[in-house]
Record summary: Predicted 3D model of a 73-nucleotide RNA (transfer RNA) from Cyanidiococcus yangmingshanensis. It is recorded under the gene name trnR-ACG. The RNAcentral record of the sequence draws on ENA.
RNA sequence: AUGCUUGUAGCUUAAAGGAUAAAGCAUUAGACUACGAAUCUAAAGAUUGGAAGUUCGAAUCUUUCCAAGCAUG
Repeated sequence: AUGCUUGUAGCUUAAAGGAUAAAGCAUUAGACUACGAAUCUAAAGAUUGGAAGUUCGAAUCUUUCCAAGCAUG
């Protein structure tokens, strides 16, 4: 330099154009306990890497940029 893949919550992943973006772990609060752990209940946490476009509607499709990984030279 070229090609391909990936980018979603603190971490790991779902959502194959359609209802309020879903869950596990972690965090916080409560219950339980003599106190903890475990368990149970609840809560908070995302404008889906940035920008633009297509569409009635975009995490999803298109373009470009950024970052990471792989391959080729």